Molecule: c-di-AMP riboswitch aptamer (ydaO/yuaA leader)
Organism: Actinomadura barringtoniae
RNA sequence: CGAUGCCCGUGGCCGAGUCCGCGUCCCCCCAAUGGACGCGGAGCCGGGGACCCACGUUUCAGGGGUGAAUCGGCGCCGCCAAUGAGCGCGCCGUAGGGCUCUUCCAUGCCCGAAUCCGUCAGCUAACCCGGUAGGCGACAUGGGAGAUAUA
Numbered sequence: 001c002g003a004u005g006c007c008c009g010u011g012g013c014c015g016a017g018u019c020c021g022c023g024u025c026c027c028c029c030c031a032a033u034g035g036a037c038g039c040g041g042a043g044c045c046g047g048g049g050a051c052c053c054a055c056g057u058u059u060c061a062g063g064g065g066u067g068a069a070u071c072g073g074c075g076c077c078g079c080c081a082a083u084g085a086g087c088g089c090g091c092c093g094u095a096g097g098g099c100u101c102u103u104c105c106a107u108g109c110c111c112g113a114a115u116c117c118g119u120c121a122g123c124u125a126a127c128c129c130g131g132u133a134g135g136c137g138a139c140a141u142g143g144g145a146g147a148u149a150u151a
Base pairs, nucleotide, nucleotide: 012136013135014134018042019041020040021039022038023037024036025035026034043132044131045130046129047128048127053122062120063117064116065115066114071093072092073091074090075089077088078087079086080084096111097110098109099108102145103144104143105142106141107140
């Protein structure tokens, strides 16, 4: 000096998941700052819920919600009292969704889960109820449009 790996931090990313006030606790000699939790409020998000409209049904083949996360094919795979329009797993696709640091386009890369209600819900004003988490993170390229700052 370079490569690789790990750890910490950060511009930042997915997502509704942010901000303010009060209180308790932690840290501290005491405080400040900071953090955790609880309550309240604002903002944002979601659900229930009339007339009208829609559906004229489709109820074990249950049905419905949040979410981008649906729908298929293949398997000489597995599960079973349940052989089913079954469940699970693997692979390949796919409706749909995300990222590249101001933004747009192209190429490129990635996701395509999980879970809740409990037999029950179309839309829906008033009204009622709930959530405000969690998880990631250092440098891909090309073209166009603009803003700001500096000189």